[in-house]
């Protein structure tokens, strides 16, 4: 330098064929308990990497850039 994949909650990851974002875990509070880091309940969570384009509507499609991983040279 070129190819491919990835980038979504504090973390690990889902999210199909465009209709507007979830799980687990974590954090906070409460219940329970002799105590608790175990169990139960509630709450808390996001410019969907950045910019632009297409569309009535974009995490999703297109372009550029950035970062990470990997392969080729």
């Nucleotide at each position: 330098g070129g190819g491919u994949g990835c980038u979504u909650a504090g973390u690990u990851c889902a999210g199909c064929u465009g209709g507007a974002a979830g799980a687990a875990u974590g954090g906070u509070g409460g219940c329970c308990u002799c105590c608790g880091g175990a169990g139960c309940c509630a709450c808390u969570g996001g410019u969907c990497g950045a910019g632009g384009g297409u569309u009535c509507a974009a995490a999703u499609c297109c372009c550029u850039c950035a970062g990470c991983a990997u392969c080729c040279g």
Model confidence (mean pLDDT): 81 of 100. A computed fold for a 73-nucleotide RNA from a Candidatus Heimdallarchaeota archaeon, annotated as transfer RNA. Rfam family: tRNA. It is annotated as a transfer RNA. Lineage of the source: Archaea > Promethearchaeati > Candidatus Heimdallarchaeota. The sequence is in RNAcentral, with records from ENA.